[in-house]
């Protein structure tokens, strides 16, 4: 990179840096955001998959169903044949 399988209504936040947009695209809504969102970093936590010498470790996640509806595409996470 990628065939395949499973999951995407549960759960889990503080601090620091930054400074205006963010929630995948379009339309219509709604929400978050200068009381600092998004992103990044640190620490903490949550939960699933995998590994384990059962002590723990790897990945992921920590607003709202991937925010909602419609549409066409896609995407994310884990495992993983090749």
């Nucleotide at each position: 990179c990628c065939a395949a399988c499973a999951u995407c209504c549960a759960g889990a936040g503080c601090g620091g840096u930054c400074g205006a947009g963010a929630g995948g695209u379009c339309u219509g809504g709604c929400u978050c955001g200068u009381c600092g969102a998004c992103a990044c970093c640190g620490c903490a936590g949550c939960a699933a998959c995998c590994c384990c010498a059962c002590g723990g470790g790897g990945u992921g996640c920590u607003a709202a169903g991937g925010c909602c509806a419609g549409a066409a595409c896609c995407g994310a996470u884990g495992u993983g044949a090749g």
Overview:
Predicted 3D model of an 82-nucleotide RNA (SAM riboswitch aptamer (S box leader)) from an Actinomycetota bacterium. The model forms 96% of the base pairs in the Rfam consensus. Rfam family: SAM riboswitch aptamer (S box leader). Its family is annotated with regulation of gene expression in the Gene Ontology. The organism belongs to Actinomycetota, within Bacteria.